[in-house]
Bacterial RNase P class A from a Pseudomonadota bacterium, 354 nucleotides, folded computationally. It matches the Rfam family "Bacterial RNase P class A". It is annotated as a ribozyme. NCBI's taxonomy places the organism under Bacteria, Pseudomonadati, Pseudomonadota.

RNA sequence: CGAGCUGAUCGGGCAACCGCUGCUUCCUAUGCAAAUAGGGAGGGGAGGAAAGUCCGGGCUCCACAGGGUAAGACGCUAGGUAACGCCUAGGCGGCGCAAGCCGACGGAAAGUGCAACAGAAAGUAAACCGCCUGCGGGUCUCCCGCCGGUAAGGGUGAAACGGUGCGGUAAGAGCGCACCGCGUCGCUGGCAACAGUCGACGGCACGGCAAACCCCGUCUGGAGCAAAACCAAAUAGGGGUGCUAUGGUGUGACCCGCACUGCACCCGGGUAGGUUGCUUGAGGUGUACGGUGACGUGCAUCCUAGAUGAAUGGUUGCCCACGACAGAACCCGGCUUACAGAUCAGCUCAUUUC
Repeated sequence: CGAGCUGAUCGGGCAACCGCUGCUUCCUAUGCAAAUAGGGAGGGGAGGAAAGUCCGGGCUCCACAGGGUAAGACGCUAGGUAACGCCUAGGCGGCGCAAGCCGACGGAAAGUGCAACAGAAAGUAAACCGCCUGCGGGUCUCCCGCCGGUAAGGGUGAAACGGUGCGGUAAGAGCGCACCGCGUCGCUGGCAACAGUCGACGGCACGGCAAACCCCGUCUGGAGCAAAACCAAAUAGGGGUGCUAUGGUGUGACCCGCACUGCACCCGGGUAGGUUGCUUGAGGUGUACGGUGACGUGCAUCCUAGAUGAAUGGUUGCCCACGACAGAACCCGGCUUACAGAUCAGCUCAUUUC
């Protein structure tokens, strides 16, 4: 210098003026006060994803003795965490020369099922071509047919019941042997997943698919801030007490009864509207300690949008690398997706030069 990998940070800057929206404070008016209205000053005002709403939690209301079924999600091991389907470390498998990256990664000797096309045969499977002994025949260096043997060679397929070599055989075959691979048991190491130039045994049995049903294990009550709580008009209606008044009207032949009806006071429900929920929180920054790490603990320090027709904008000047994706609505932890460009740190590979 080139090509890469990993982690982290930033996401145009400065200034002036005019606005918008919360907060603090001052003045004026009204008011007993609380407060309301107007005006002035100061200070705050989107993101790394505010997004998708896909997981996990807080919070609120409803439900709930306990157990089970169903349904759904998750699925190597150990840890972190409030929790998780997230994160960290490790194991195994795959990719890469490497730094590193990726993985729905439990069970196929519980059962059921599936495997298109091709192929003889798709699982206690199978003989199409081929190879071989024997028998028979012929046009007899060879060919044909039949009874068998074979899984070495060819062919089909995503996949065909270990691989290489030697022996063996009529030809062959774990048929026998050596090495490699595989399985079971043991030993050793590791908390574990798992591993081993370890030991013994077994000629090799148990093919694939669970992102097919299923089995095993773990987890899950429902709805969501338009949750929910409080204050509370006008109008209409409800309940209680008292009075008018052993009233009036209706029903009915009449009485009792029943229904309706006046005035005053009190009570609660509830609509409009308002207030709370609302932003101090599993919070940020720095530092020390523990831990490989995710993370935890202590100390110090900081306060950083909170609207409800819903603000965060406009104009101008200067500068540069000329500016991407994109806009909070109860809050937090994640994941995923989008993103012009800039910066920092660590690491890998290759070439050249000193």
About this RNA:
Its mean pLDDT, the model's own confidence on a scale to 100, is 75.